[in-house]
């Protein structure tokens, strides 16, 4: 000068990790009355049987909080993990040919 390897920098793409979130889903807590439900006690009706209305209580749950951290998203001055670019970033070996 050409072939060809090894390291490595840099750019992209993906994957990881990390951080966030008023996001979804699970748990959990949640109404003195202005949520259902079932209504002890007592009340009102009634000759009674009953019925009504219903506080505490109990059970379900809105909205709300709260913890978790399985999906989502968005981030990153996290990683060197893949996989492409870049011989028109760098350092090095090897073969061949030339001077």
């Nucleotide at each position: 000068u050409a072939c060809u390897g090894g390291g490595u920098g840099c750019u992209g793409c993906g994957c990881a990790a990390c951080u966030u979130u008023a996001g979804u889903a699970c748990c959990g807590u949640g109404a003195a009355c202005c949520g259902a439900g079932u209504c002890a006690g007592g009340g009102u009706a009634g000759g009674a049987a009953u019925a009504c209305a219903g506080c505490a209580g109990c059970u379900c749950u809105c909205a709300g909080c709260g913890a978790a951290c399985a999906c989502a998203a968005a981030g990153u001055g996290u990683g060197c993990c893949g996989c492409a670019g870049u011989u028109u970033g760098c350092c090095u070996g090897g073969u061949a040919g030339c001077c």

The RNA shown here (Bacterial small signal recognition particle RNA) has 99 nucleotides and comes from an Actinomycetes bacterium. Lineage of the source: Bacteria > Bacillati > Actinomycetota > Actinomycetes. The sequence was found by an Rfam model in a public genome assembly. Its mean pLDDT, the model's own confidence on a scale to 100, is 76. It matches the Rfam family "Bacterial small signal recognition particle RNA". By type it is a non-coding RNA gene. From the family's description: The signal recognition particle (SRP) is a universally conserved ribonucleoprotein involved in the co-translational targeting of proteins to membranes. Of the family's consensus pairs, 96% are formed in the model.